[in-house]
RNA sequence: GUUGAUCGGAUGACUGCUAGCAAACUGCUAGAGGAAAGUCCGGACUUCAUAGAGUAGAGUGCCAGGUAACUCCUGGGGGGCGUGAGCUUACGGAAAGUGCAACAGAAAUUAUACCGCCAAGAAAUUGGUAAGGGUGAAAUGGCAGGGUAAGAGCCUACCGCGUAUUUGGUAACAAAUACGGCAGUGUAAACCCCACUUUGAAGCAAAACCAAAUAGGAAUCCGUUUAGGCUACUCGUCUAGGAUUCGGGUAGGUUGCUCGAGUAAUAUGGCGACAUAUUGCCUAGAUAGAUGGUCAUCUAAUACAGAAUCCGGCUUAUAGAUCAAC
RNA sequence: GCGAGAUAGCUCAGGCGGUCAGAGCGUCGGAUUCAUAACCCGGAGGUCGAGAGUUCGAGUCUCUCUCUCGC
Numbered sequence: 001g002u003u004g005a006u007c008g009g010a011u012g013a014c015u016g017c018u019a020g021c022a023a024a025c026u027g028c029u030a031g032a033g034g035a036a037a038g039u040c041c042g043g044a045c046u047u048c049a050u051a052g053a054g055u056a057g058a059g060u061g062c063c064a065g066g067u068a069a070c071u072c073c074u075g076g077g078g079g080g081c082g083u084g085a086g087c088u089u090a091c092g093g094a095a096a097g098u099g100c101a102a103c104a105g106a107a108a109u110u111a112u113a114c115c116g117c118c119a120a121g122a123a124a125u126u127g128g129u130a131a132g133g134g135u136g137a138a139a140u141g142g143c144a145g146g147g148u149a150a151g152a153g154c155c156u157a158c159c160g161c162g163u164a165u166u167u168g169g170u171a172a173c174a175a176a177u178a179c180g181g182c183a184g185u186g187u188a189a190a191c192c193c194c195a196c197u198u199u200g201a202a203g204c205a206a207a208a209c210c211a212a213a214u215a216g217g218a219a220u221c222c223g224u225u226u227a228g229g230c231u232a233c234u235c236g237u238c239u240a241g242g243a244u245u246c247g248g249g250u251a252g253g254u255u256g257c258u259c260g261a262g263u264a265a266u267a268u269g270g271c272g273a274c275a276u277a278u279u280g281c282c283u284a285g286a287u288a289g290a291u292g293g294u295c296a297u298c299u300a301a302u303a304c305a306g307a308a309u310c311c312g313g314c315u316u317a318u319a320g321a322u323c324a325a326c
Numbered sequence: 327g328c329g330a331g332a333u334a335g336c337u338c339a340g341g342c343g344g345u346c347a348g349a350g351c352g353u354c355g356g357a358u359u360c361a362u363a364a365c366c367c368g369g370a371g372g373u374c375g376a377g378a379g380u381u382c383g384a385g386u387c388u389c390u391c392u393c394u395c396g397c
Base pairs, nucleotide, nucleotide: 001326002325003324004323005322006321007320009298010297011296012295013294014293015292017031018030019029020028021027022026033304037315038314040313041312042311043310044309045203046202047201048200057198058197059196060195061194062076063075064074065073066072077091078089079088080087081086092193093192097191098190099187100186101185114133115132116129117128118127119126120125141159142158144156145155146154160182161180162179163178164177165176166175167174168173207255208254209253210252217246218245219244220243221242222241226240227239228238229237230236262281263280264279265278266277267276268275269274327397328396329395330394331393332392335351336350337349338348344382353369354368355367356366375391376390377389378388379387
């Protein structure tokens, strides 16, 4: 230098807060993280919706495996970087089609020719050419020899490219051999095509249960004394009154809430991610929101940062200390 | 828990990749006027929130952070 892993204060005293237990006002026990963060992915859980199929949409994109699942992880292949240990990679298809390629340049893809080279011609010019120059991010395989008027895969060898076969490998892929012929440049984190996966909406302020006061609703009963409407009168009926019951639902409370794809050790299988078995452990759960403060010692105690349904990842921030391999 | 945005001093276009960085108000200078305002002419002012990546090329496409706003 590279890679990986771990810790990230400890002890004691005094004094607070939250939860639980004893108990009766006092004691005992437990009490933030490696990221609790960002909310970028994937699930669990809950409610509502939902015949089935297809299209559309969304996501992923070398191969094999792991996982509850993933855009995550592990191992490998190809490419790139590094002297190296190693690091990194959105890594299918441009010969299905469409679009774009500014400026410069002759020409940015059905091709074409500015300077130059060669031939003809007195010259203007015409024809051949792409070796060389020039432009550009990118110019029609590279290099050598032959060949030619000059040139050119025009021909040949090697390299590159493509196709086929064989061998190794689960595969991606690699190697060898034979053949082809030098063409249709780049861009898919442009539309798109192909393959695979998935399928609605909301999110613990989800959701379930209990349930005041006040107001309103429904049913039954009482009263017909009074007022009003249906009618000019009577009866009847409706509204205004009282009592009981029921249901919805607000404040509030309870559940959801923390024992779980949990964690530690050992053994086995596997290169590894991980899986299986045995034994042990219980490790915050608030609801305006606790986990704090002071002092002393340890050489120094100084980083980033504070749980709110839970879990697996990713990303970002992080003083200092320690270990291992190369 | 969910959604939207960041471009000049202020308010906003540009979002379909190229000479495309623009408009209005403001500001500065000039002209006009006895003087000021308005009108007229001209100029300055931007690393498009930050950092990476794709691409020949990024304000624009993708990713990660920061900040702001709303439900």
Predicted 3D model of RNase P RNA and transfer RNA as a complex of 397 nucleotides. The coordinates come from a structure-prediction model, not an experiment, and the mean pLDDT is 76. It holds a member of the Rfam family "Bacterial RNase P class A". From the family's description: Ribonuclease P (RNase P) is a ubiquitous endoribonuclease, found in archaea, bacteria and eukarya as well as chloroplasts and mitochondria. Rfam classes the family as a ribozyme.